[in-house]
């Protein structure tokens, strides 16, 4: 330098056009003498950034950024 893949909650990941979810974690309540377990509830997201297409974009297109893999180059 070229090609491919990934980027969504604190972490690990779903969701592939109709205004975003799970598990774990966190907080509160119940249970207990207390802790753990268990149950219920809640908080937490400009869906990497900027444009474009569309009535409507996490989803399709482009560029950029970050990460990973492969190839090439490299006296």
């Nucleotide at each position: 330098g070229c090609g491919c893949c990934c980027u969504u909650a604190g972490c690990u990941c779903a969701g592939u056009g109709g205004u975003a979810g799970a598990g774990c974690g966190u907080u509160g309540c119940a249970u207990u003498c207390a802790c753990a377990u268990u149950g219920c509830a809640a908080a937490g997201g400009u869906c990497g950034u900027a444009g474009g297409u569309u009535c409507g974009a996490u989803c399709c297109c482009u560029a950029c950024a970050g990460g990973g893999c492969g190839c090439a180059c490299c006296g």
This is a predicted structure of a 75-nucleotide RNA (transfer RNA) from Candidatus Liptonbacteria bacterium RIFCSPLOWO2_12_FULL_60_15. Lineage of the source: Bacteria > Bacteria candidate phyla > Candidatus Liptoniibacteriota. Its mean pLDDT, the model's own confidence on a scale to 100, is 82. Rfam family: tRNA. The family's RNA type in Rfam is transfer RNA. The RNAcentral record of the sequence draws on ENA.